[in-house]
Parts: sequence; structure tokens; C1' cells
RNA sequence: GCAGCGGGCCGGGCAGCCGCGCGGAGGGCAACUCCGUGAGGAAAGUCCGGGCUUCACAGAGCAGGAUAACCGAUAACAUCGGCCGCGGGCGACCGCCGGACAAGUGCAACAGAAAUAGACCGCCGCGCUUUGCGCGGUAAGGGUGGAAAGGUGGGGUAAGAGCCCACCGGUGGACCUGGCAACAGGCCCAUCCUGUAAACUCUAUCCGAAGCAACACCGACUCGGGGGCUACGGCUUGCUCGGCCAAUCUCCGGACAGGUGGCUUGAGGCGGGCAGCAAUGUCCGUCCCAGAUAGAUGGCUGCCGACCACAGAACCCGGCUUACAGGCCCGCUGCAUCU
RNA sequence: GGCCCCAUAGUUCAAGGGAUAGAACGGAAGUUUCCUAAACUUUAAAUCCAGGUUCGAGUCCUGGUGGGGCUACCU
Repeated sequence: GCAGCGGGCCGGGCAGCCGCGCGGAGGGCAACUCCGUGAGGAAAGUCCGGGCUUCACAGAGCAGGAUAACCGAUAACAUCGGCCGCGGGCGACCGCCGGACAAGUGCAACAGAAAUAGACCGCCGCGCUUUGCGCGGUAAGGGUGGAAAGGUGGGGUAAGAGCCCACCGGUGGACCUGGCAACAGGCCCAUCCUGUAAACUCUAUCCGAAGCAACACCGACUCGGGGGCUACGGCUUGCUCGGCCAAUCUCCGGACAGGUGGCUUGAGGCGGGCAGCAAUGUCCGUCCCAGAUAGAUGGCUGCCGACCACAGAACCCGGCUUACAGGCCCGCUGCAUCU
Repeated sequence: GGCCCCAUAGUUCAAGGGAUAGAACGGAAGUUUCCUAAACUUUAAAUCCAGGUUCGAGUCCUGGUGGGGCUACCU
């Protein structure tokens, strides 16, 4: 210099004018004035997990759902970190829905003789009516297929075959060494071994349901509304059992489509120390940083960089996924050249 | 805001993991007729998008896109 890998951050800036939400202060507490503050890394998809709230406590069984190497982190997770195995890349590094098909069942179209079992051609033996036909043996060779019963060599045989043997590969089991473990290495024995569980299923672990339009409270109107009453009803998780229910219950219908709380100080941000490879934990200091309810965060002008991306809170938080113009920083790899 | 469901010819629906993706109505061309309708013959036309599992995906899994439904307070 070129090509690339991993991680982090920013994502227009400054000034002036006008305007809006929230909080505070001042004001005949009316208008208004002043001060402070005001979207994101994804606020998004709503895909996981948790907080919080409610359901007359949530009990049993069945059904259903979720997860899937190991160790750790965490409030929890399908997340994250480390590590193992497999695969890809020269490499930095990246990807993996990564338990079990040796419990059982299913499926493997077309092609092919045959798809879990097998004789079309070929090879071998026997018989006969001997250019051939029939019967039997054979999975070495041909051909089909994504896949044909482990691979190579030798023995063996009528021809062959894990039929037998050696080495190699797979799987299952016992032992030894290292590791917390998954696992790795070694050694011995057995078996000759198709694929598929994002097919049913099995194994292990976990799951009560619903969601802030939850829920609690205060009202105006028709309005002092109407129906249900011991079971053939309602609530409790989809079903069954079990449990609860007489009023502060339940069902139906109309209507203002009110108001307040929930609502934002939190597993919080920033800086630093310590422990840890790391995720993360812990301690100290410091800061308060949207809270609307038809829904605020915008517009104009000037200058600069440069033509400006994806996109906008609605109970909150931890993740994942998806979208994103452009720019900055750090670490690393390969190749070429120079010193 | 929250909770669910769906996506296949122009429309309405089919399709056990193995297709040339099927049917009805509709469209186009032709036959018949003086013309039209009806009838008959022929024909065009589709799996929302991307990735994965599998020998093989409309179907199974993941992500996205588009569309639809339910849900307020009730004193």
C1' cells in the first nucleotide's frame, strides 16, 4: 500500500426568532411572564424472559406448550460469557434447532431387479429337448439413485460373501491418564453398522391464567334500569375431578365514549477502585434525565461541515431479531514492497 | 397500546413431505347463428418475500411483508 476480520462510538454542529408538552416560581391566582426540562440505538417487530397488578391461593390427573453438549453469569431467559464437539476459511475469525433412529412406529416419490429388503445383467453349480431354457447358489463386478449394507489388502471358495484375518473408520461397553464437567488421549472387548425426530415418539428439565384498554378509586345521565336464585347456573386453566359462590354476585342493554391514581428513582446513568480470562458482581463518589391522553419535542433564517440514513416514547426493565446515508476510533490477519 | 388469526390462478376454495399444483365461476380465441344468448371445443393465468431442515418444501422451522378480527369505563 492493497484485501480482509473482530469490537466500540457518533449519527449533523453553532447562533437568532416564532411555537408546543411537563414541572416550579411570580402574578386581580384568569390572561400572562420568568426559570428548568423534553425520544432512540433501534423508541420498531411484539419473538423470548422478568418486575408489577388482578383473579374468593393457583389443589390433583390428563391434555398442551417450551428448552436441549458442559461449566458459569443473572431477577429470569430461547439471552450472555467461557469451554467442548462438528463444519467453513491460507489466516484473523465465523456458523451450528448441538439429546436419542442401538426402545418402538412411520416415511424414503421418480429411476432401479431390489429402498431395509433384494437376483435385471453378470459369475458359479446342476438338469434338459444344448446358438438356449429351467432350478439353485452368489452382493465381488455392471447399471439406477441423494442413499445399495463399512473401506483397503490377504486367506478362503464351485463362484462368492465379515465367512475368517490384518490395518483403518463408525457405534456400544469396561478400564487407565488429564479436566469441576462436556470431552480429549491411550488400551481391551463386542458389533459388522442406511438416512430422517424443523416425522410421530422417547428421555431430562421447566411452565396456574390473564394482561396497564391489567387494576384501584371518584363521579354526571337514561336511573332507584331489566333478567338470573340451590343448580341443567356462575367463577376457578383447555377437559375431568376437586374447591368457591347470596352479594361488595352474575348476565343483558343504554349512555357521558368523563376524571384521578397506576406513571416513572430505576435489576437507573456517569466516573473510579477491587474480584474475575470474561459475562458479571461488589464498594465509593456524583447526577435526576419525557410522562402525554387526540396525544408535546416542530418551523424559519444565517454560517460551517456537507446534501444529511433508519426511524418517533405511551406501565417499566433485561435480551433477541429486523431497518439504517455517512463518519470516527481501537485491536488483529493475509499478500506485496521498502528499511 | 395489548391479545390473536390468515395469506394458493382475476374471485371462491382444494391439495397425506414426492404434481405437469386441481376444481368451479370469470377472461381470451374458435365452432354454431342473420346477430346475440345458451351450448360445445381449445387456451392463458397462482403457492406473499428471504433463509434453513430434508435426497426432495405449497406443506416443516426461523425472520420479514401485507391483510383481518377481538379488547376500554359500566359507578
Predicted 3D model of RNase P RNA and transfer RNA as a complex of 414 nucleotides. Rfam match: Bacterial RNase P class A. It is annotated as a ribozyme. Gene Ontology terms of the family: dimeric ribonuclease P complex, tRNA processing and ribonuclease P activity.